Overview
A computed fold for a 158-nucleotide RNA from uncultured Lachnospira sp., annotated as Lysine riboswitch aptamer. Lineage of the source: Bacteria > Bacillota > Clostridia > Lachnospiraceae > Lachnospira. The prediction has a mean pLDDT of 78. Rfam family: Lysine riboswitch aptamer. About the family: Riboswitches are metabolite binding domains within certain messenger RNAs that serve as precision sensors for their corresponding targets.

RNA sequence: AGUAGAGGUCGCGUUAUUAAUAAGUAGCAUGAAGGAUGUUUCAGCAACAGUGAGUUUAUGUGAAAGGUGAUGACGCCGAAGCGGGGGAAAAGCUGAGAUAACCUGCUGGGCGCAAAUCGAACAGGUUUGCGACUGUCAUCGAAAGAUGGAGAGCUACU
Numbered sequence: 001a002g003u004a005g006a007g008g009u010c011g012c013g014u015u016a017u018u019a020a021u022a023a024g025u026a027g028c029a030u031g032a033a034g035g036a037u038g039u040u041u042c043a044g045c046a047a048c049a050g051u052g053a054g055u056u057u058a059u060g061u062g063a064a065a066g067g068u069g070a071u072g073a074c075g076c077c078g079a080a081g082c083g084g085g086g087g088a089a090a091a092g093c094u095g096a097g098a099u100a101a102c103c104u105g106c107u108g109g110g111c112g113c114a115a116a117u118c119g120a121a122c123a124g125g126u127u128u129g130c131g132a133c134u135g136u137c138a139u140c141g142a143a144a145g146a147u148g149g150a151g152a153g154c155u156a157c158u
Stems, first nucleotide, its partner, number of pairs: 001158005008077001011076009027061007037049003041096005080107006108134002111131008136149005
């Protein structure tokens, strides 16, 4: 340098089907009230609106996305996640914002608790801190075990 592997039975991620939740919510239709600026991520333009906008309420109708569980398939072991940079396509037009590829920094792994944040949520995610557990290497030790480090690591072969 190359090749192949290990950590865990909740290892990591993607995808398909399905179930619940989201929710009797948003939207739509009709009626009433109301009376001018309101409607799309933001700004401007355009379009619609006193032939009544936004808003409130009653009746009827009535979703979806993200996230979660189960089952299956696929790709894997910096698997992946987060921070910073970057910035294509799509959405009426222009500009901004945001997202993908890509570059870079941190984190061995899952679990529990607390705080903050995202989220409809008491589900779940992310970050920080604490705690024990676990795998790996190094050092000390007769042993049991103790201490410490980080995945650009560790083990095996060539």